[in-house]
Context: one part of a larger RNA
């Protein structure tokens, strides 16, 4: 100087991206417990207040004695217990072992899973909710076949896809694309039938035709989409109204500087001396929006942030102390 560790006046996160790391609390008994809540919770919320020893005294209770009053009473030897009084020490879960806590908001319902060795989460699963296919020798998978699975199951059933507890909801558009259905009609390959360059061959045209495609209809919890531009109200501002391209159909509830906001440290409030933070509001939303789910939401979470106790060598400022490493001088 380094790695491990105890300790620390006074102050108490001023350190830092960030309380990172350490302290703080801690077991058990009593006491007391707000908000919200799907009445189950939150819950050990939260705060207190106790804890060892000897003595009395009570209580509850195994079991044994005693008593003429027996569902009794006394007494003995356990067991487990309320209460008083003393006693000692800085301190009695005396060492070990042993939660810091509240609050606000985000995401993701919620036990679970996941990158064996840089990522445990908002990721994936998940009950629930929707849609498709499937009538059984089913769909679907797996093999070249034979066969197998699903299944010795049968639509309350199997497979796929999508979303993702609950609540309260899921608007509009079928013009493009996918799917389905229908189709009098056109189109439309070989094969086939006719025709043909006098004949044969090959070579040309005609007719027929299937699935497809045209065509006509469905369907958006299918892929997916969801407009500009003027003018107007008796202050000013706005525009509930009105004209005008224009599309399929022009964002509707809801939420909104947002895990989404480019200007952006928007803007006002609270919070703090001081805040590009957070939290609650405004909203022309650069580019939000409804099962690509939309907006709540008790409980949960080594998940993100942001505050507020309590704790503290983070830190102000460092000092000492043990052990062990490494250096130097003999």
């Nucleotide at each position: 100087u380094c790695c491990a560790a105890u300790u620390g006046a006074g102050g108490g996160a001023a350190a830092u991206c960030g309380g990172c790391a350490a302290a703080u609390u801690g077991g058990c008994c009593c006491c007391g417990u707000g908000u919200c809540u799907u009445c189950g919770g939150u819950g050990g919320a939260a705060g207190g207040g106790g804890u060892c020893c000897c003595u009395g005294c009570g209580a509850u209770u195994g079991u044994g004695c005693u008593u003429g009053u027996a569902u009794g009473a006394g007494u003995g030897c356990g067991a487990u217990u309320a209460c008083a009084g003393g006693g000692c020490g800085c301190a009695g879960u005396g060492a070990c072992u042993a939660g810091g806590g509240g609050g606000g908001u985000u995401c993701g319902a919620c036990u679970g899973u996941u990158u064996a060795a840089c990522a445990a989460a908002a990721a994936c699963a998940u009950a629930g909710c929707c849609a498709a296919c499937u009538g059984c020798c089913a769909a679907c998978c797996c093999g070249c076949a034979a066969g197998g699975g699903c299944u010795a199951g049968u639509a309350u059933a199997g497979u796929u896809g999508g979303u993702g507890a609950c609540g309260u909801c899921u608007g509009c558009c079928c013009a493009c694309u996918a799917c389905c259905a229908g189709u009098a009609c056109u189109u439309c390959a070989a094969a086939c039938u006719c025709c043909u360059u006098u004949u044969c061959a090959a070579g040309g045209g005609a007719g027929c035709u299937a699935a497809g495609a045209g065509c006509u209809g469905g369907c958006a919890a299918a892929g997916g989409g969801c407009g500009g531009g003027a003018g107007u109200a008796a202050c000013u501002a706005u525009a509930a109204c009105u004209c005008u391209c224009u599309u399929a159909a022009g964002g509707u509830a809801g939420c909104g500087a947002a895990a989404u906001a480019c200007c952006u440290u928007g803007u006002c409030g609270u919070u703090u001396g001081a805040a590009u933070g957070a939290c609650g509001a405004c909203g022309u939303g650069c580019a939000u929006g409804a099962a690509u789910g939309a907006c709540g939401u008790a409980a949960c979470g080594a998940g993100a942030u942001c505050c507020c106790c309590a704790c503290u060598g983070u830190c102000c400022c460092c000092a000492a102390u043990u052990g062990g490493a490494a250096c130097c001088c003999u």